[in-house]
Context: one part of a larger RNA
Molecule: large-subunit ribosomal RNA, domain II
Organism: Cyanobacteria bacterium J06614_10
RNA sequence: GCCUACGAGUUACACCUCAUCAGCAAGGUUAAGAAUUUAAGGUUCGAAGCCGCAGCGAAAGCGAGUCUGAAUAGGGCGCUGAGUUGGUGGGGGUAGACGCGAAACCCGGUGAUCUACCCAUGGGCAGGUUGAAGGUCCUGUAACAGGGACUGGAGGACCGAACCAGUAUACGUUGAAAAGUGUUUGGAUGACCUGUGGGUAGGGGUGAAAGGCCAAUCAAACCGGGAAAUAGCUCGUACUCCCCGAAAUGUAUUUAGGUACAGCGUCGUGGUGAGUCUCAUGGAGGUAGAGCUACUGAUAGGGCUAGGGGGAGUCACAUCCUACCAAACUCUGAUAAACUCCGAAUGCCAUGAGAUAUACGCGGCAGUGAGGGCAUGGGUGCUAAGGUCCUUGUCCGAGAGGGAAAGAACCCAGACCAUCAGCUAAGGUCCCCAAAUGUAUGCUAAGUUGAACUAACGAGGUUUGAGCGCUAAGACAGCUAGGAUGUUGGCUUGGAAGCAGCCAUUCAUUUAAAGAGUGCGUAACAGCUCACUAGUCGAGCGUUCGGGCGUGGAUAAUAAUCGGGCAUCAAGCUAAUUACCGAAGCUAUGGGAUCGCAAGAUCGGUAGGGGAGCAUUCUAUGUGCGUGGAAGCAGUGCUGUGAGGCAUUGUGGAGGGCAUAGAAAAGCAAAUGUAGGC
Numbered sequence: 001g002c003c004u005a006c007g008a009g010u011u012a013c014a015c016c017u018c019a020u021c022a023g024c025a026a027g028g029u030u031a032a033g034a035a036u037u038u039a040a041g042g043u044u045c046g047a048a049g050c051c052g053c054a055g056c057g058a059a060a061g062c063g064a065g066u067c068u069g070a071a072u073a074g075g076g077c078g079c080u081g082a083g084u085u086g087g088u089g090g091g092g093g094u095a096g097a098c099g100c101g102a103a104a105c106c107c108g109g110u111g112a113u114c115u116a117c118c119c120a121u122g123g124g125c126a127g128g129u130u131g132a133a134g135g136u137c138c139u140g141u142a143a144c145a146g147g148g149a150c151u152g153g154a155g156g157a158c159c160g161a162a163c164c165a166g167u168a169u170a171c172g173u174u175g176a177a178a179a180g181u182g183u184u185u186g187g188a189u190g191a192c193c194u195g196u197g198g199g200u201a202g203g204g205g206u207g208a209a210a211g212g213c214c215a216a217u218c219a220a221a222c223c224g225g226g227a228a229a230u231a232g233c234u235c236g237u238a239c240u241c242c243c244c245g246a247a248a249u250g251u252a253u254u255u256a257g258g259u260a261c262a263g264c265g266u267c268g269u270g271g272u273g274a275g276u277c278u279c280a281u282g283g284a285g286g287u288a289g290a291g292c293u294a295c296u297g298a299u300a301g302g303g304c305u306a307g308g309g310g311g312a313g314u315c316a317c318a319u320c321c322u323a324c325c326a327a328a329c330u331c332u333g334a335u336a337a338a339c340u341c342c343g344a345a346u347g348c349c350a351u352g353a354g355a356u357a358u359a360c361g362c363g364g365c366a367g368u369g370a371g372g373g374c375a376u377g378g379g380u381g382c383u384a385a386g387g388u389c390c391u392u393g394u395c396c397g398a399g400a401g402g403g404a405a406a407g408a409a410c411c412c413a414g415a416c417c418a419u420c421a422g423c424u425a426a427g428g429u430c431c432c433c434a435a436a437u438g439u440a441u442g443c444u445a446a447g448u449u450g451a452a453c454u455a456a457c458g459a460g461g462u463u464u465g466a467g468c469g470c471u472a473a474g475a476c477a478g479c480u481a482g483g484a485u486g487u488u489g490g491c492u493u494g495g496a497a498g499c500a501g502c503c504a505u506u507c508a509u510u511u512a513a514a515g516a517g518u519g520c521g522u523a524a525c526a527g528c529u530c531a532c533u534a535g536u537c538g539a540g541c542g543u544u545c546g547g548g549c550g551u552g553g554a555u556a557a558u559a560a561u562c563g564g565g566c567a568u569c570a571a572g573c574u575a576a577u578u579a580c581c582g583a584a585g586c587u588a589u590g591g592g593a594u595c596g597c598a599a600g601a602u603c604g605g606u607a608g609g610g611g612a613g614c615a616u617u618c619u620a621u622g623u624g625c626g627u628g629g630a631a632g633c634a635g636u637g638c639u640g641u642g643a644g645g646c647a648u649u650g651u652g653g654a655g656g657g658c659a660u661a662g663a664a665a666a667g668c669a670a671a672u673g674u675a676g677g678c
Base pairs, nucleotide, nucleotide: 001678002677003676004675005674006673011095012094013093015092016091017090018089019088020087021086022085023084024083027051028050029049033045034044035043036042037041055062056061065077066076067075068074098236099235101233105226106225107224108223109222110221116200117199118198119197120196121195122194123193124192125190127159128158129157130155134151135150136149137148138147139146163187164186165185168183169182170181171180202218204214205213206212239613240612241611242610243609244608249262250261251260252259253258263368264367265365266364267363268362269361270360275356276355277354278353279352280351281350282349283348289342290340291339296336297335300332301331302330303329305326307325308324309322310321311320312319371396372395373394374393375392377390378389379388380387401412402411403410416591417590418589419588421587422586423585427581428580429579430565431564432563436578438577439576442573443572449567450566457552458551461549462548463547464546465545466544467543468542469541470540478536479535480534481533482532484509485508486507489503490502491501515530519528520527592603593602594601595600614667616664617663618662619661620660621659622658623657625655632651633650634649635648636647637646638645639644
């Protein structure tokens, strides 16, 4: 992992409540017990008790009323008759109460054969090294002290086996082993190691202290019991079909993943026609917007001008000036969730008409009370978030189908069943891939694009529109030629001659034209060039502001990819148009169910409510079947919307069905389910 068996809403009660069926009814009913009879069981007595028939008040008490109150007021609770007993079912209560599951707590015992420490009594430590105190002799001293040699054999001394330990590393890691093996390492006469016997016991021991150890178990051992502890938590909870169908909100909560009440679902019942939508009419209101010499506050510039600052002035007061600050007033501009002279659309309330069929009250049973995405109006945040909190709507949740390559909620569209019928939606029509290599118009050259994503800024990309200027009296570009004179203008300066700098009525002359000079250049000149002019050429040229599509800006991990292949008068972009394809949508044909008199309408569905059935075991009554082959097992066929049923064949070898009713140890895929097998 698979198969088989087992495996979870049960049972009890003088309990509570509702529905339904039955009996009796202002009443209903017996309990214990007794009598009688029987196979179980029943029948008849038995009124104790219980519920109901009257309530109100704290009570005395009064009573269809009563309490409060001064009240003959108002108000609260009542009154104008339906209950009760039993059966069945839906819920609740008390019990383990749908099943399994703690970590723990308490009580009583069992453990120190492991291990910690202690007590008693025994045992063990190869070999080698070092050489303390003391002693003897010699020497030495006044006597000591001191020195030397020998002797001696101390030490939590040294090296190193046994023994004890476990430093480093490799292997081992379903091991040889639930802690080891190899190499290496520490101690090895000591606070040493060890045998045997004994002691300390669970909030207790023992601990050279690690919360260590106390029998492979220790921040409180193990065994039995209280015990089915408790678990607002997790998991699981078993056949079918039919109808309806939620919630993830509000308030409260030692409350936030729980619960109570309300909201939303369902079933039953009741009377009313309340409900919803559209149109019309009439209302209340201060949002969006707008506005502000209409208030409050904020606010840029100017004008005018109080007040203040600064300056001038004077002995002082005056007085004057001011590209300083600035109230009020005024002009222009502009602002507000907590501003409003104004002011919608929606929404809300009411009335009328039309359409539709809900809405509401009461009672039984729930589930939900983690929501989420998208769109709208906002708060918060960074006008960040697949962020967070509200509003309104929608979808997912609980919704299948088609499209978006793929995809909970984006687009289209709500699946009763069947069909090798048709029409469409979104989206598509070169191939993958159903349908146009459709028609007519431009644009794009970047594979831009054909998916999603881009900016400021840059650019003789290209196309299109508008304005202005020059142009056959010849423009623009190119080429040829000229580009002069007074003069080296004046000043400055070492120099300044068109061209370092300053000045200026930058003037005049000759001219087709030529600046007291556009740039390069020189120390200064020179030289080159431009403006300007003529010739040549022969038709458009220059400039400004817009539109379209492109271009650079442009950066991510496979060499890469529009879903791919691929596509350039397109299979890209723009605008138009006609066909076709395309879904469980709509239609057609046939069928089923629910509601309804019918016509007809409806039939996606999680939690959940309601209804109708199938199967299993046993019981009662009736009735069949079976050695001419029961059940079971395996195959095939038929049949029912389904759970299922029937027939037949093989196997099997003795029991087993059907109808009606009743009773349940009554249905398995899941619980890291339990046992067995493989």